[in-house]
Molecule: FMN riboswitch aptamer (RFN element)
Organism: bovine gut metagenome
RNA sequence: CUUUCAAGGCAGGGUGUGAGUCCCUACCGGCGGUAAAGUCCGCAAGCCCGAAACGGGUUGAACCGGUGUAAUUCCGGUACCGACGGUUAAAGUCCGGAUGGGAGAAAG
Repeated sequence: CUUUCAAGGCAGGGUGUGAGUCCCUACCGGCGGUAAAGUCCGCAAGCCCGAAACGGGUUGAACCGGUGUAAUUCCGGUACCGACGGUUAAAGUCCGGAUGGGAGAAAG
């Protein structure tokens, strides 16, 4: 430098004219670092400002016990968190921007 890749999830029940949006319960977890991490450190996406930038800002959530040289990462237990717009009714899980962008990964 080129090419390719790079996000998962509402099953069952209740109420209701109407809910994958409410309630019970269920299910999901981007990238790099580090003893293997959604909750540590850093980053991306998203959101806001800006005419725009490779510009500025913002950005959720965890404790206890055990093993060990080492783990807020493993094992056990109990918790918690989740952009914006849309919708007959409030959304981490549906639809949309997105056939987008991208931390980065692999190959040549």